The RNA shown here (small-subunit ribosomal RNA) has 1534 nucleotides and comes from a metagenome.
Its Rfam family is "Bacterial small subunit ribosomal RNA".
The sequence is in RNAcentral, with records from SILVA.

[in-house]
RNA sequence: AGAGUUUGAUCCUGGCUCAGAACGAACGCUGGCGGCGCGUUUUAAGCAUGCAAGUCGAACGGUAUACAGUGCUUGCACCGUAGAGAGUGGCGAACGGGUGAGUAACACGUAGGUAAUCUGCCUCUGGAAGGGGGAUAGUUCAUGGAAACAUGGAGUAAUACCGCAUAUCCCGUACACUCACCAAGUACUCAAGAGAGAAAUUUUUUGAGUAUUUAGUGAGUGUACGGAAAAGGUGCAAUUGCACCGUCUGGAGAUGAGCCUGCGGUCCAUUAGCUAGUUGGUAGGGUAAGAGCUUACCAAGGCGACGAUGGAUAGCCGGCCUGAGAGGGUGAACGGCCACACUGGGACUGAGACACGGCCCAGACUCCUACGGGAGGCAGCAGCUAAGAAUCUUCCGCAAUGGGCGAAAGCCUGACGGAGCGACGCCGCGUGAAUGAUGAAGGCCGAAAGGUUGUAAAAUUCUUUUCCUGGGGAAGAAUAAUUAUGGGAGUGGAAUGCCCGUAAGAUGACAUUAACCAGGGAAUAAGCCCCGGCCAAUUACGUGCCAGCAGCCGCGGUAAUACGUAGGGGGCGAGCGUUGUUCGGAAUUAUUGGGCGUAAAGGGCGCGUAGGCGGUUUUAUAAACCUGGUGUUAAAGACUCUGGCUUAACCAGAGUAAAGCGCUGGGUACUGUAAGACUAGAGUUCAGGAGGGGAAGCUGGAAUUCCUGGUGUAGGGGUGAAAUCUGUAGAUAUCAGGAAGAACACCGAUGGCGAAGGCAAGCUUCUAGACAUGGACUGACGCUGAGGCGCGAAAGCGUGGGUAGCAAACAGGAUUAGAUACCCUGGUAGUCCACGCCGUAAACGAUGUGCACUAGGUGUAGGGGGCAUUAGUCUUCUGUGCCGAAGCGAACGUGAUAAGUGCACCGCCUGGGGAGUAUGCUCGCAAGGGUGAAACUCAAAGGAAUUGACGGGGGCCCGCACAAGCGGUGGAGCAUGUGGUUUAAUUCGAUGAUACACGAGGAACCUUACCAGGGCUUGACAUGUUUCUGAAAGCUGCAGAGAUGCAGCUGGCCUCUAGGGGACAGAAUCACAGGUGCUGCAUGGCUGUCGUCAGCUCGUGUCGUGAGAUGUUGGGUUAAGUCCCGCAACGAGCGCAACCCUUACUGUCCGUUACCAUCAUUAAGCUGGGGACUCAGACAGAACUGCCGGUGAUAAACCGGAGGAAGGUGAGGACGACGUCAAGUCAUCAUGGCCCUUAUGUCCUGGGCUACACACGUGCUACAAUGGUCAGUACAAAGCGUUGCGAAACGGUGACGUUUGAGCAAAUCGCAAAGAACUGGCCUCAGUUCGGAUUGGAGUCUGAAACUCGACUCCAUGAAGGUGGAAUCGCUAGUAAUCGCGCAUCAGAAUGGCGCGGUGAAUACGUUCCCGGGCCUUGUACACACCGCCCGUCACACCACCCGAGUUGGGGGUACCCGAAGUCGGUAGUCUAACCGCAAGGAGGACGCUGCCGAAGGUAUGCCUGGUAAGGGGGGUGAAGUCGUAACAAGGUA
Repeated sequence: AGAGUUUGAUCCUGGCUCAGAACGAACGCUGGCGGCGCGUUUUAAGCAUGCAAGUCGAACGGUAUACAGUGCUUGCACCGUAGAGAGUGGCGAACGGGUGAGUAACACGUAGGUAAUCUGCCUCUGGAAGGGGGAUAGUUCAUGGAAACAUGGAGUAAUACCGCAUAUCCCGUACACUCACCAAGUACUCAAGAGAGAAAUUUUUUGAGUAUUUAGUGAGUGUACGGAAAAGGUGCAAUUGCACCGUCUGGAGAUGAGCCUGCGGUCCAUUAGCUAGUUGGUAGGGUAAGAGCUUACCAAGGCGACGAUGGAUAGCCGGCCUGAGAGGGUGAACGGCCACACUGGGACUGAGACACGGCCCAGACUCCUACGGGAGGCAGCAGCUAAGAAUCUUCCGCAAUGGGCGAAAGCCUGACGGAGCGACGCCGCGUGAAUGAUGAAGGCCGAAAGGUUGUAAAAUUCUUUUCCUGGGGAAGAAUAAUUAUGGGAGUGGAAUGCCCGUAAGAUGACAUUAACCAGGGAAUAAGCCCCGGCCAAUUACGUGCCAGCAGCCGCGGUAAUACGUAGGGGGCGAGCGUUGUUCGGAAUUAUUGGGCGUAAAGGGCGCGUAGGCGGUUUUAUAAACCUGGUGUUAAAGACUCUGGCUUAACCAGAGUAAAGCGCUGGGUACUGUAAGACUAGAGUUCAGGAGGGGAAGCUGGAAUUCCUGGUGUAGGGGUGAAAUCUGUAGAUAUCAGGAAGAACACCGAUGGCGAAGGCAAGCUUCUAGACAUGGACUGACGCUGAGGCGCGAAAGCGUGGGUAGCAAACAGGAUUAGAUACCCUGGUAGUCCACGCCGUAAACGAUGUGCACUAGGUGUAGGGGGCAUUAGUCUUCUGUGCCGAAGCGAACGUGAUAAGUGCACCGCCUGGGGAGUAUGCUCGCAAGGGUGAAACUCAAAGGAAUUGACGGGGGCCCGCACAAGCGGUGGAGCAUGUGGUUUAAUUCGAUGAUACACGAGGAACCUUACCAGGGCUUGACAUGUUUCUGAAAGCUGCAGAGAUGCAGCUGGCCUCUAGGGGACAGAAUCACAGGUGCUGCAUGGCUGUCGUCAGCUCGUGUCGUGAGAUGUUGGGUUAAGUCCCGCAACGAGCGCAACCCUUACUGUCCGUUACCAUCAUUAAGCUGGGGACUCAGACAGAACUGCCGGUGAUAAACCGGAGGAAGGUGAGGACGACGUCAAGUCAUCAUGGCCCUUAUGUCCUGGGCUACACACGUGCUACAAUGGUCAGUACAAAGCGUUGCGAAACGGUGACGUUUGAGCAAAUCGCAAAGAACUGGCCUCAGUUCGGAUUGGAGUCUGAAACUCGACUCCAUGAAGGUGGAAUCGCUAGUAAUCGCGCAUCAGAAUGGCGCGGUGAAUACGUUCCCGGGCCUUGUACACACCGCCCGUCACACCACCCGAGUUGGGGGUACCCGAAGUCGGUAGUCUAACCGCAAGGAGGACGCUGCCGAAGGUAUGCCUGGUAAGGGGGGUGAAGUCGUAACAAGGUA
């Protein structure tokens, strides 16, 4: 510090996710030791048991009891000593310890105030302690009660209680003086507002300043009056006393506390108004103290958008976690403050409480009970129960530290110090070290070789941290009492005593301590997670969208590095993973540090309030700002340094910084404030011109419709085509007249005006704004603008008018599968006017307003100026457009009219969906508007641009693509292939184009893969091992359908160590063979198709952030990315073309089997001969737009012509770019994986592949006269032939056969007859002398074998069919059409396939349309790419939510009722020790009664918030449901 994830790819926006750190954690697996920490985060739920606050006999009386003594009546009394427990009294119990429920508050933090206060014990410093009195616990005697406890009589003490005396200093009141603070009145000056007035001016209110007067408060000083004290104890002395501890009363301090104030720290405005002691005053009361703290009266205030009130949540802080920081989260442990103590209320005591281990009352709960009554409060330490994912011992000790009491010893102390349990965390140590290669065994991988585990192990040597056993053994302890001793102060007659120091001086829970020593022995000690990317680390097997994994992307459907296991590897390590939470990454709430044209986001527009911001200059001030000093921000923590535990964690010491707040000194540039000035901002006025700016009134013509009349006749209207409609009752058309309403052609524009919405005939009136130029004037008066107010298209609403045209709804007609649409004919609201609502729009420039600055060019509207003045040109301001520099921007783009650079202010955004929905509030007559969520769900949604693909987008071009033609198919019969059906089987594959006379170039058996039946099992075939037997092999017979089985006969090789071995065969055995079994979606190879279409790419350069572009586009041209020109491109490759073959012409050479002109010869090139010709073979030549003319840019090229056998690629073939279709083929072959192995292998016989209601494809033959038939006569090419072609002759009507078989391994011989054509005859338009199917009979050939199931021949038979619907195919020249010939396969079996020649046309204007293709461009929500994508209803399942008759909880409010305890007040019924009084009695007190307040409770009401709910509603999600096709292309109606 980043990374993954939207796309085919890219950039951006944007969310989701990961890597880090942390934890009071929990869970899973595992677990050796030690140190230091931490340990109910959940129900402030309930608690058994024990302990957690006592102490003082030196405050007091005194007892049980024990001991000693005396008296003795021998079990009693007295006295002395000691004296538990209890009691009176004092101090403490308000600390320490726990918890975080409540609390949004002066609760906390910080800084201050207290002149408005208190403070026990403590310290310092003064003064004083005189003299009296009356009770009461304990105790005792009784009584009641289960108990708790209570009552009465008697009697006693105090440092308990009560008077009196004294008290300068203390308190209160009054007065006087001084000081400080503050309030009010009056007068004057200034400013602002309001009223009156014509004005001058005047009245009044508020604020500021100055002067003066009066009152108040506080402090200090002084005077007067009144008020308030006490207690003793111990020790020593003993004669007054002394000392110490106490007591009372002052002052000061320290400590602690109370109260007040500024500032600071949560959320919700879907909480906007709150408040009656409320705000203030006066008077009384009250408190330690100010105060509505409280009461009465008076006034009507107080708080709030700078967020009152209400609701939700929460103890606050130092700190802790994270982060670079700013921040964010948090408030466990430690420390400070607060609050609470079963729930609520209350006071008492006290220095201090409204009191955790006190009291009273009410309530809930638990316990005891004799039923009458009582008792209790673990949020102290342990512990229990329940809850929960989850959190410990009913331990030891006061040895240390600290606290309470005490003079002290000491006692108490679950504070604390320790131990125990828990890997809960942090830190440290260990589980051994060295040597050790045959790289052991085993495991895993691999075809093997081998690799790996791995120096790892074993083995040898060594060490002993840890462990076990044993041994001694620190520190934590300081001192206290006390003793000894030195010194000192002060007093005294002295002693105890007091202060400072020295020495000695008991005490250890932990503890079998730590650390150390000795002995033993590698001995006691390793796991967890991960290995697809992020993210370090991979192989095999199993599984087969199953089981499962997963943080995100995503893995798994038979070869899974992603599941499970194993081997191996990586990471961390007594831990490792998972889960949860926080911060980070996230600049993803942006102060640091984001945005708003199109990604989410500018308010529809203006006016304007508060607020924010604000021109130039002078002076003052110093609020803000800058700077120095100072106080504080406790300690701990953090940081730096140093030190102590072996180290570290841990602990200790020292030190520093930052920042906040307060006080104070200084500065004054900027900001603020005050006063003054200015004119550049803003505004006013005068003089101009422009304009559909607004409102009202009046007027006009064209058009439309309607009405009336005329002319006139059969249609009109409407559409893609029609129909509804209209018209002979006279339409449409046309002419004339009239009526009505609405809108204003031309001008007209990219133009004008307005804030926006918006504004258009003309004229008049009223009225607003902007602009230009030049004067004058005011003097910052400005900008923005939350709330607020106003304006605001269309549609809609209300009331009343109006209604020509148009036209939702509606009706009819069409279209359609449907058509509640698009189209047509009608047609009502509405559109128009007036008044009033509504308040929204893609209200858009998707761009808030204002100001300033930052290159230009070119139009246009309205003004001004200069020069020329005819035209014009230069310049300036304000509007409105276009193009563009820099800059900006993700890009598109924007670019002085900014989306540039800055400033000011406002509005708005924070992933998609749910949803602008629900709910609440509010506005509206309604429709609806404004404000505006959540649950749940997804990993995307989105912007711009790129490359493709696609379009019922566009342009250009090509092709037998159409058109123009010729001939077919589709109809018939037959052949053949396919589907379907059938079957035991009808083997399998191919299936739009690109399957269907295809694999198959030839199924009777074989082929053959299928079926039935019969056989074999190392096999029909290959290689090898071991053993045995036998040559191999051939022949014959029998059984059988055959395979096969049985039997017989013949047969005897080579080598040799003489056993044997080799070759071959058989039998047995083991490895294996075999498979036309599956997967063409695991593959190779081969092939089809786009397509013989002209395309497909690369290097370098350049452009772009990038995907990519450029080149390859453009202008021409071509069959062609063919060529030329231009051009940020320059070149190159695969394709095109050419090179190759055939064919067309010529030449040269060669002439046999070919040829024959000349010569000879013959029936015949038969022979001699020839090398001329044809022909054959080989090698050359020839054609290149080369030449001429024209067109074109003088190019490329095109058109025409000449010559030429051939002319513009001459014709044909072979040749098929990058790629597409998971195209086809595992059945040509090869091959991975899987499957079968007495069978899915193999052999045999028979059957099937040939079936047949039917459908389709491809063909043949026809339907006839351009024909058929008979006879005759010509003319080819290319092939094939020894298991062959087979002449000739003979036989047969013929297929063919017979015999001899001639000739020929072929330019020699044969197949072999070419046929159409031509010549002549017949037929004469008919189901025929057309057509030949079908059937019967008889044959031929091949072959073991023609029944299923061959071809051919002859005779007889003589079907359909008379040119073929919709539709559809081929062909552009030696082509179509037509005619025959040959070959392959093959025993035989072509109408198919592949070739060959003969005869030999027609047409092409042209590219509008159909199909396919190429290039450019455009749109796109497609990229599996339109056979794409995708929307909504309905149906089903699940989930969360909203409404909801009701029902049931919680909370707080108001009104009223009841009213406990208790304070305060009243009263005088009862009682009454201290004081007064001679007494009576009084004062005072207690009890009682009573008033106000008052908790819980009750009633009523309405509010807020939960749970649950019949039913209703929409939403979301869900591989293959239904209906349509709304959107994306012009998406077929943008």
The coordinates come from a structure-prediction model, not an experiment, and the mean pLDDT is 82.